The prediction has a mean pLDDT of 78. Two RNAs folded together computationally: RNase P RNA and transfer RNA, 426 nucleotides in total. Rfam match: Bacterial RNase P class A. Its family is annotated with ribonuclease P activity, tRNA processing and dimeric ribonuclease P complex in the Gene Ontology. From the family's description: Ribonuclease P (RNase P) is a ubiquitous endoribonuclease, found in archaea, bacteria and eukarya as well as chloroplasts and mitochondria.
RNA sequence: UGAGUCGGAAAGAUGAUCGCGGAUGCUUGCGCAGCAUUCGAGGAAAGUCCGAGCUCCAUAGGGCAGGGUGCUGGGUAAUGCCCAGCGAGGGCGACCUUAGGGAAAGUGCCACAGAAAUGUAGACCGCCGGGUUAACCGGUAAGGAUGGAACGGUGCGGUAAGAGCGCACCAGCAGCCAGGUGACUGGCUGGCUAGGUAAACCCCACCCGGAGCAAGACCGAAUAGGGAAGGGAUGAUGCGGCCCGCUGAACCUUCCGGGUUGAGUCGCUAGAGCCGGCAGGCAACUGUCGGCCCAGAUAAAUGAUCGUCACCGUUAUGCGGGACAGAACUCGGCUUAUUGAUGACUCACAAA
RNA sequence: GCGCCCGUAGCUCAGGUGGAUAGAGCAGCGGUUUCCUAAACCGUUUGCCGGUGGUUCGAGUCCUCCCGGGCGCA
Numbered sequence: 001u002g003a004g005u006c007g008g009a010a011a012g013a014u015g016a017u018c019g020c021g022g023a024u025g026c027u028u029g030c031g032c033a034g035c036a037u038u039c040g041a042g043g044a045a046a047g048u049c050c051g052a053g054c055u056c057c058a059u060a061g062g063g064c065a066g067g068g069u070g071c072u073g074g075g076u077a078a079u080g081c082c083c084a085g086c087g088a089g090g091g092c093g094a095c096c097u098u099a100g101g102g103a104a105a106g107u108g109c110c111a112c113a114g115a116a117a118u119g120u121a122g123a124c125c126g127c128c129g130g131g132u133u134a135a136c137c138g139g140u141a142a143g144g145a146u147g148g149a150a151c152g153g154u155g156c157g158g159u160a161a162g163a164g165c166g167c168a169c170c171a172g173c174a175g176c177c178a179g180g181u182g183a184c185u186g187g188c189u190g191g192c193u194a195g196g197u198a199a200a201c202c203c204c205a206c207c208c209g210g211a212g213c214a215a216g217a218c219c220g221a222a223u224a225g226g227g228a229a230g231g232g233a234u235g236a237u238g239c240g241g242c243c244c245g246c247u248g249a250a251c252c253u254u255c256c257g258g259g260u261u262g263a264g265u266c267g268c269u270a271g272a273g274c275c276g277g278c279a280g281g282c283a284a285c286u287g288u289c290g291g292c293c294c295a296g297a298u299a300a301a302u303g304a305u306c307g308u309c310a311c312c313g314u315u316a317u318g319c320g321g322g323a324c325a326g327a328a329c330u331c332g333g334c335u336u337a338u339u340g341a342u343g344a345c346u347c348a349c350a351a352a
Numbered sequence: 353g354c355g356c357c358c359g360u361a362g363c364u365c366a367g368g369u370g371g372a373u374a375g376a377g378c379a380g381c382g383g384u385u386u387c388c389u390a391a392a393c394c395g396u397u398u399g400c401c402g403g404u405g406g407u408u409c410g411a412g413u414c415c416u417c418c419c420g421g422g423c424g425c426a
Base pairs, nucleotide, nucleotide: 001348002347003346004345005344006343007342010339012309013308014307015306016305017304018303020040021039022038023037024036025035026034027033042324046335047334049333050332051331052330053329054212055211056210057209061244062243063242064241066208067207068206069205070204071085072084073083074082075081086100087098088097089096090095101203102202106201107200108197109196110195119151124144125143126140127139128138129137130136152170153169154168155167156166157165171193173190174189175188176187177186178185179184216266217265218264219262226256227255228254229253230252231251238246239245273292274291275290276289277288278287279286280285311321312320313319314318353425354424355423356422357421358420359419362378363377364376365375371409380396381395382394383393384392402418403417405415406414
C1' cells in the first nucleotide's frame, strides 16, 4: 500500500424566536383559560419471530391428543437467547458455519438409469470351470457399465477364478482401561461390517393450560330482557381440541328485529430500571455500596426557522450535505433496515 | 396495537403425501368460415411457483429469514 476477519461505542453541540403534549405551582372572569417552572423517542421505537411479567378464565388440577426444543457444562425470572467448550465442515490465515439425540426398536421412501436400491438379495458385460467348444449349466461381486449412493478401503497371501477366506494397516462397531464434571479424547482387546433419509412417520429426553392492555376493572347513558329455533339439576355455562375433575344456572346458544353508547376514569409507567465504584467468575453473569428519576399521549405531542461551532465533499472567507427511521401496557432476546468513524488481529507485496 | 390467513401464466384457480418437461378455464396470437365483424371450429404461446438461504441425490411441495396483499378483534 492492497485485500480481509472480529469487537466495542457514537448517532452532532449550543443560543435565539415561534409552536405542540404531560406534570407541578400560581392567577382566575371558572372556559381543563392564561402565566411560570420542569420533562418530552430509538439503536433499532420496525418485523411480531421467541421468552416472560401483568390481567381474566379453577388459587390453572390429572390424562389423551397436539405443538416445540434437541452435542456438553454453565448463565438467567425465562427462552428456540447468551457465554465457555466438544465434534464435524469451510478458509493459506485472522476466523467463520453448524435444526449436532436415535437409522444394530419398527414402518415408509430412494424417481430415471441399472442385472440388482436393502434382502445376508442380485450375474448385463467380463473372469473361471464344465459342455458337441454352440446353445446352455455352475462358480464368482476383484474389474467394467448405471447411479447421488452398489453391501467397508489399500496391500500381501490364497484360489480354477474369486471372496474378511486368512493376515497387516486404515475407517467404522462393541467391550475394557486411563484422562476430563461432561460432550469427548487416547490406548488395548474382540468379532469381521452394520447404505442414505428422522427440516418422512416414529422412538427417547425435556418443556408447553387458553387468551391477550381492543386483557381486565369502575362510573355514567339506555332499555322491552321483543320474536323464532335448539338445549338445560338425567347438569346448561365456563375452564377456546377431547375425556376426567372442578364450577354450579332457571338460564344458556344461534338467528331475526330493536334501544343506548362519555374524544369518561383506572390499568399507565419506579422498573428482572439506568450510571459509577468494589468483589467473585475465563466469560455470559452475579453480589454489594453510592448516586439518579429518564415520554405517558388516545387519533395521538416530541417540531420549524435563523445564527455560531464541529464533521464530510467541493469549483474553497463561498456553496452544498448529514443515513435507517417515530413510542402506544412493560421488560429480556433474536432478526431485518442503516451512516460515518474507531480498536485489535490476519494474509500478500514493497522498503528500512 | 394484538391475532390470523394468502401469494402458481395477463386474470381466476388446481397441484401441497418430495421424483414434472408444472396443468385447467378465460384472455392473447395464427388459421378456417363470412362481403365484414361476432359466435363456432382447429392449432399455438405464456411461468426462474413472491424473494433469499438451508435440508435432501432431487424442493412448487419441508425448514429459516425477508417482501407484498387481505381479514378479524373495544